A computed fold for a 500-nucleotide part of an RNA from Leptospira borgpetersenii serovar Javanica, annotated as small-subunit ribosomal RNA, 5' domain. The RNAcentral record of the full RNA draws on ENA and SILVA. Its mean pLDDT, the model's own confidence on a scale to 100, is 83. The organism belongs to Leptospira borgpetersenii, within Bacteria.
Context: one part of a larger RNA
RNA sequence: AACUAACGCUGGCGGCGCGUCUUAAACAUGCAAGUCAAGCGGAGUAGCAAUACUCAGCGGCGAACGGGUGAGUAACACGUGGGUAAUCUUCCUCCGAGUCUGGGAUAACUUUCCGAAAGGGGAGCUAAUACUGGAUAGUCCCGAGAGGUCAUAGGAUUUUUCGGGUAAAGAUUUAUUGCUCGGAGAUGAGCCCGCGCCCGAUUAGCUAGUUGGUGAGGUAAUGGCUCACCAAGGCGACGAUCGGUAGCCGGCCUGAGAGGGUGUUCGGCCACAAUGGAACUGAGACACGGUCCAUACUCCUACGGGAGGCAGCAGUUAAGAAUCUUGCUCAAUGGGGGGAACCCUGAAGCAGCGACGCCGCGUGAACGAUGAAGGUCUUCGGAUUGUAAAGUUCAAUAAGCAGGGAAAAAUAAGCAGCGAUGUGAUGAUGGUACCUGCCUAAAGCACCGGCUAACUACGUGCCAGCAGCCGCGGUAAUACGUAUGGUGCAAGCGUUGUUC
Numbered sequence: 001a002a003c004u005a006a007c008g009c010u011g012g013c014g015g016c017g018c019g020u021c022u023u024a025a026a027c028a029u030g031c032a033a034g035u036c037a038a039g040c041g042g043a044g045u046a047g048c049a050a051u052a053c054u055c056a057g058c059g060g061c062g063a064a065c066g067g068g069u070g071a072g073u074a075a076c077a078c079g080u081g082g083g084u085a086a087u088c089u090u091c092c093u094c095c096g097a098g099u100c101u102g103g104g105a106u107a108a109c110u111u112u113c114c115g116a117a118a119g120g121g122g123a124g125c126u127a128a129u130a131c132u133g134g135a136u137a138g139u140c141c142c143g144a145g146a147g148g149u150c151a152u153a154g155g156a157u158u159u160u161u162c163g164g165g166u167a168a169a170g171a172u173u174u175a176u177u178g179c180u181c182g183g184a185g186a187u188g189a190g191c192c193c194g195c196g197c198c199c200g201a202u203u204a205g206c207u208a209g210u211u212g213g214u215g216a217g218g219u220a221a222u223g224g225c226u227c228a229c230c231a232a233g234g235c236g237a238c239g240a241u242c243g244g245u246a247g248c249c250g251g252c253c254u255g256a257g258a259g260g261g262u263g264u265u266c267g268g269c270c271a272c273a274a275u276g277g278a279a280c281u282g283a284g285a286c287a288c289g290g291u292c293c294a295u296a297c298u299c300c301u302a303c304g305g306g307a308g309g310c311a312g313c314a315g316u317u318a319a320g321a322a323u324c325u326u327g328c329u330c331a332a333u334g335g336g337g338g339g340a341a342c343c344c345u346g347a348a349g350c351a352g353c354g355a356c357g358c359c360g361c362g363u364g365a366a367c368g369a370u371g372a373a374g375g376u377c378u379u380c381g382g383a384u385u386g387u388a389a390a391g392u393u394c395a396a397u398a399a400g401c402a403g404g405g406a407a408a409a410a411u412a413a414g415c416a417g418c419g420a421u422g423u424g425a426u427g428a429u430g431g432u433a434c435c436u437g438c439c440u441a442a443a444g445c446a447c448c449g450g451c452u453a454a455c456u457a458c459g460u461g462c463c464a465g466c467a468g469c470c471g472c473g474g475u476a477a478u479a480c481g482u483a484u485g486g487u488g489c490a491a492g493c494g495u496u497g498u499u500c
Stems, first nucleotide, its partner, number of pairs: 001499003005496005012361006018354002020319001025317003029314003034061003039058002042055005068272003078196007087189002092185008100134004109124006140165011170177003198244003205235003210232008247269004251262004274295005297308004325351001327350003333347001334345004364394004374385004400438005408429001414423003444489005449470003456483004465472002
C1' cells in the first nucleotide's frame, strides 16, 4: 500500500460496486422452459345458429442457450501462433432446380380389466407438415475411363464419356410462408501441431495396445480410437515415471522497474451436476431442472410396490470468525416459440438488507473578551481549556411535510403515402430522481517513552498491568489505571489475518 475480510468501540445521508473464502454437506416450500389452433383429428364452455373461447393428445421448433459451481484436471485443460488437401454445422443470408402420384397405421376418443398409488394391459374408431411405396432430378453420391491446372502423405479443382442410386408437405389466404435437392456465405464446433505452463530426486528408471507396420472395423473426420496378424520398439538427468498441490487466462494487488503474490466481482475457455457407469434422441449432449443401470441417503405405501436430487433464484438446517429478501416487473436489453397479437423468461432490469469497499456531502458561517462560569494545573501571582461558549447577524445540504414531476420509449399492430417517411399503445423502478416552499437533527475512535505527531496531575508500588521492537512497573512512572490537556484520522477508528 492492498483486501470477497472478521472482531471491538462508534455511527447522519447519498451514489456506484461487492456480499458462504468453511461442508462439490443435507435440503421443507414456491418459482427458474416453454411455445405454436396459420401442421392435425377431437373434447368442453357460451350461443337458436354463424361463431368465439379454453383444453389434454399426435406433430413442429426450443429445451445442448441462458443461469450455477470449481470437485476433478499438471492435461493440447488453458494461453499464444498455425494446420485441417482429415471434418461437420439446426436456425440465418444469397444463388440454381423442384414441390407429381399412391398406401397402411396410431395417440387422443369410446369401452373394458389390473393397481393403494405411481402407472399399466386388452378391444374398437380417426387425422396430419407423423410414417411409408412409386415417379421425376442434377453442378449431389457411388463405380469405371480419358484430359487440363495445382499440390503433395494416400489429394484439391476442372472438362468430358458410360453405368448405378437417393427427394419433397402442405397451411392460411390471394401473396406470402413452408417443404425437398444442390452450390456459396456467415456463425458455431470437432481434430492435429510449434512454443509457454507449480513443488519434490529423501520419487531413477517407466511402458504389452506399450512403439511402429499391414489389413479390417468405427467416426462428421485423422489416428492403437478398436480388433487380427507381424516387427521390437517408445519415453527418460534438457527430469520420464511416481507423489503432492492446483481449474487456466484477460486481469487484480504490490513495486521506480525487474520481479513477487493472486485468479473474488466482470469477460473468454475448460470441467462438473447426490456418487459411479451407459447409451438414446438430435444439426448439436453422452445432456443441472431427459432416459436406463448400480450405490448411498431421504420420503410415500394398503408392504405388493413407488418417488426424489437447489454447485438455478429466494429460503432452511448444520458447519463457521464470517457472507443478504421465501421482494417487484417483463417497461428496457437479450433469449425461446409464433405470420402476428402475444405467451414464457428468478437471464436481465430494479427494489430490500449489510459502513463490506470506494467516492461525495453534512454535523453550520461571520462577528463576538468582562478573556464569564465550570474543569485542570499552579511557584497562589496566575496559566490553560479559549473566540471555544453565551450573545448578535446570516445560511438552510440530508430526513420529514406540502405542491409539481421526469429521461430511460426505440417502436409494434394499424392508418396515410409510389417511396422516403409521417402518425401511432406500452414504465417494474416510482410519485423515485429533480424543482419550489415550510421546517430542522447529527462525532467518534486510536494514540501521546524512542522509532512516531502529541504532557501534566493523581492512584498504584516488580503488584495490578502494558508491549510491534527496544523495553516500562520494586514510593516522586511523560511507558500501568483515571482525569485535564494535546496529536492523528474521521462516519469511521483501531485490532487480528493474508500478500507485496